[in-house]
């Protein structure tokens, strides 16, 4: 000088006036106190909690994931590791099972796109033609292991050495896999983010879920009905659960308000320290409580700091992923 | 909290992956005295954007953006 990877921060301080929910005190007028958006609150792409429907059960359909080991409540996430590809390197990327179960597709070109003879080469034949041959030419993204030697009529794993592939033995590793030795001359391309096969996972709907007293008991009337029926948020079948609907009267009961209350924020929580682990993470101890609205608060003004202030704002809650992000800071590493 | 769409100026097609079309519109030319009509021809496309799979992507997969719609 050029790069690679990771982490943190992302206006600060003071004053005044407001807003939201809370606590305390006074008491119906308020006063005081502390607290009050984010790393993504976003997209809603995955995975969970929670709620209702059977404590959600079986089959089919449908969907998802895909090397190996681990972490985790769970995951398509994360960590470690293996293999492949790219890069001088730090490092990055990978939906990374199966093409010998079957089906499909491979445009154009080319003789041929799967078990191939167009040209060429060789043999026979006067010739036409027949047979052998994948070394060479030509086409293509892809052409039947590569290259060298032997061999042959010409050729060919036909034979041999090396490389590659497959099988097998030993060693190392939990494993994926790696290394070494031996063997097999080794026909059968590519595509599964085409259908499909294999293994594993997935019930549906969602806080407008749902709970609670706009309720309950009794009587009367009308309609339906005694189970091959009707109803009940899984696409279909089975299974399971329930037995009704409307109106009127009367009794009991609730309330300031039904535009109510709960769900609602104490939670797989946050911070610090110790221990275990390469790490993801786990565990122990201490301290802390940090928005919870329901037309929806988190704002406005002034002063100082060079003075310009990025992307953007909760709405049941978490763990991830992805995307947006001015500027600033730190660490490790490579050429 | 769900579902769809994006292709020429506009409205829309597009198979099962093999190099994308139709109608209207625009331009040029012919026909006409001139215009309309009509006939012939042409131009016009980052198939919303960025990656991936594949020999090859508008099409298949993932992510983003915009827009419409439902509860």
């Nucleotide at each position: 000088g050029a790069g690679u990877c990771g982490g943190c921060u992302g206006u600060g301080c003071g004053g005044c006036u407001g807003c939201g929910g809370g606590a305390a005190c006074u008491u119906a007028c308020g006063u005081u106190c502390a607290c009050g958006a984010g790393g993504a609150a976003a997209g809603u792409c995955c995975g969970a909690g929670c709620u209702u429907c059977a404590u959600a059960a079986a089959g089919c359909a449908g969907g998802g994931u895909g090397a190996c080991g681990g972490a985790u409540a769970a995951c398509g996430u994360c960590c470690g590791c293996c293999g492949a590809a790219g890069g001088u390197g730090a490092c990055u990327u990978c939906a990374g099972g199966g093409a010998a179960a079957g089906u499909g597709c491979a445009a154009c070109a080319g003789a041929a796109a799967a078990g191939a003879a167009c040209c060429g080469c060789c043999g026979c034949u006067u010739a036409c033609g027949c047979g052998g041959u994948a070394a060479g030419g030509a086409u293509g993204a892809a052409a039947a292991g590569g290259c060298g030697g032997g061999g042959u009529a010409a050729g060919a794993g036909c034979c041999c050495a090396c490389c590659g592939a497959c099988c097998u033995u030993g060693c190392g590793g939990u494993a994926a896999c790696g290394c070494a030795g031996g063997g097999u001359g080794c026909c059968g391309u590519g595509u599964a983010a085409a259908c499909c096969c294999c293994a594993c996972c997935c019930g549906a709907a969602g806080c407008a879920a749902g709970a609670u007293a706009g309720g309950a008991a009794c009587g009367c009337g009308c309609c339906g009905a005694u189970a091959u029926g009707c109803g009940g948020u899984c696409g279909c079948u089975u299974g399971c659960c329930g037995c009704g609907g409307c109106g009127c009267g009367c009794u009991c009961g609730u309330c300031a308000a039904a535009c109510g209350u709960c769900g609602c924020u104490u939670g797989a929580g946050u911070u610090u320290g110790g221990c275990g682990g390469u790490a993801a993470c786990g565990u122990c101890a201490a301290a802390c409580c940090u928005a919870g609205a329901u037309a929806g608060a988190u704002a406005g003004c002034c002063g100082c700091a060079c003075c310009a202030g990025a992307c953007a704002a909760a709405a049941c809650u978490c763990g991830g992923c992805u995307u947006a992000u001015a500027g600033g800071c730190c660490g490790a590493c490579u050429c | 909290g769900g579902g769809g769409u994006a292709u020429a100026g506009c409205u829309c097609a597009g198979a099962u992956g093999g190099u994308a079309g139709a109608g209207c519109g625009u331009u040029c030319g012919g026909u006409u005295c001139g215009c309309a009509u009509u006939c012939g021809a042409a131009a016009g496309g980052u198939c919303a954007c960025g990656g991936g799979u594949u020999c090859g992507a508008u099409u298949c997969c993932c992510g983003u953006u915009a827009u419409c719609u439902c509860c």
Overview
The prediction has a mean pLDDT of 76. Predicted 3D model of RNase P RNA and transfer RNA as a complex of 406 nucleotides. Rfam match: Bacterial RNase P class A. Rfam classes the family as a ribozyme.